[in-house]
């Protein structure tokens, strides 16, 4: 440096759920919690999924992201230890 994580060591994060908070909602943030995760660190560039305030539309209704999800994948980027 590339690919990669068997056996370890030091650690890290925090699903669901509960409380509070912000938001139209999806969902965020804080505390508790601990299903799991070798990037479950960061980043919306690509795909996908969710929501529909506003806008459009309608017989019934339906459509739409500028919103959201990084713990849905891909990409970019940074990093601990071990091994070759």
């Nucleotide at each position: 440096g590339u690919a990669a994580g068997a056996c370890a060591a030091a650690g890290g994060c925090a699903c669901a759920c509960c409380u509070g908070u912000c938001g139209a909602a999806a969902g965020u943030c804080a505390g508790g919690g601990u299903c799991g995760c070798a990037a479950a660190g960061c980043u919306u560039c690509c795909g996908g999924u969710c929501u529909a305030a506003g806008g459009g539309u309608u017989a019934g209704u339906c459509c739409u992201a500028u919103g959201a999800c990084a713990g849905c994948g891909g990409g970019g980027u940074u990093g601990c230890c071990a091994c070759c």
This is a predicted structure of an 84-nucleotide RNA (c-di-GMP-I riboswitch aptamer) from a Gammaproteobacteria bacterium. It matches the Rfam family "c-di-GMP-I riboswitch aptamer". Its family is annotated with cyclic-di-GMP binding in the Gene Ontology. About the family: GEMM was predicted in a large-scale screen for bacterial structured RNA regulatory elements. The source organism's lineage runs through Bacteria, Pseudomonadati, Pseudomonadota and Gammaproteobacteria. The sequence was found by an Rfam model in a public genome assembly. The prediction has a mean pLDDT of 85.